[in-house]
RNA sequence: AUUCGAAAAAAGCAAACCGGCUGAAAGGCCGGGACGCAAAGCCAGGGGGCUAAAGCGGGGAGCGCGCCCGCCACGCCGGCCCAGCCGCCGCA
Numbered sequence: 001a002u003u004c005g006a007a008a009a010a011a012g013c014a015a016a017c018c019g020g021c022u023g024a025a026a027g028g029c030c031g032g033g034a035c036g037c038a039a040a041g042c043c044a045g046g047g048g049g050c051u052a053a054a055g056c057g058g059g060g061a062g063c064g065c066g067c068c069c070g071c072c073a074c075g076c077c078g079g080c081c082c083a084g085c086c087g088c089c090g091c092a
Stems, first nucleotide, its partner, number of pairs: 004090002012037002017032006035079001041085002045082003048077003055071005
């Protein structure tokens, strides 16, 4: 230094749920809270997943709006996986 990861130590993150704010939603942020995490640090490039405001198409006894249905990411998820970047500790 690389691999690796201990019934080690130090430091750290924080699922569900609750409150507040935000967003059309998915989701995000803050506080509380800990299921877990050796990258649960960063990154949306690839796969996968979520949402569908706008847009497009369709539906109803005029047209438009609204409403309903379908498609769709330019919106998200890094605590789903891969790739990339960076990093604390040191038994074996």
The RNA shown here (c-di-GMP-I riboswitch aptamer) has 92 nucleotides. Model confidence (mean pLDDT): 88 of 100. It was read from a public genome assembly, where an Rfam model found it.